[in-house]
Molecule: transfer RNA
Organism: Clostridia bacterium
RNA sequence: CUACCCGUGGCUCAAUCGGAUAGAGUACCGGAUUCCGAUUCCGGCGGUUGCAGGUUCGAUUCCUGUCGGGUAGG
Numbered sequence: 001c002u003a004c005c006c007g008u009g010g011c012u013c014a015a016u017c018g019g020a021u022a023g024a025g026u027a028c029c030g031g032a033u034u035c036c037g038a039u040u041c042c043g044g045c046g047g048u049u050g051c052a053g054g055u056u057c058g059a060u061u062c063c064u065g066u067c068g069g070g071u072a073g074g
Base pairs, nucleotide, nucleotide: 001073002072003071004070005069006068007067010026011025012024013023019057028044029043030042031041032040050066051065052064053063054062
């Protein structure tokens, strides 16, 4: 330098051919249970879907640029 893959709550990951409030586990906070804890159960908090544009009635998904990480080639 070129090609490809990945980037989504603090962390690990989902999300069907583009379809309507972006979910789950874990962590954290509160409550129940307990003599107190752990476990278990209930509830809650937390996201500019890396960033900036474009297409569309509608984008995590498609297109362009760009940033970071990885793989391969030169």